Predicted 3D model of a 72-nucleotide RNA (transfer RNA) from a Microcaldota archaeon.
[in-house]
């Protein structure tokens, strides 16, 4: 210097271009229980940044940041 992957709630981890972004595990509250644990119900929580294509982007495409491999 060039080419590939990855980025989504605290963590992990899915989403044919079109429903209110799924589920696990942590967290809150409530049932439960003498109490705690477990168990059940409910809940907050999340597309890495601009920008382009399209009626419509987490999804395609471009830039750029991070990160990780391979070549030089």
């Nucleotide at each position: 210097g060039g080419g590939c992957c990855u980025a989504u709630g605290g963590u992990c981890c899915a989403a044919c271009g079109g429903u209110u972004a799924a589920g696990a595990c942590a967290c809150c509250a409530c049932c439960u229980u003498c109490a705690c644990a477990c168990g059940g119900u409910g809940g907050a929580a999340g597309c890495g940044a601009g920008a382009g294509u399209u009626c419509g982007a987490c999804u395609c495409u471009c830039u750029c940041u991070a990160g990780g491999c391979c070549c030089a």
Its Rfam family is "tRNA". Rfam classes the family as a transfer RNA. The coordinates come from a structure-prediction model, not an experiment, and the mean pLDDT is 83.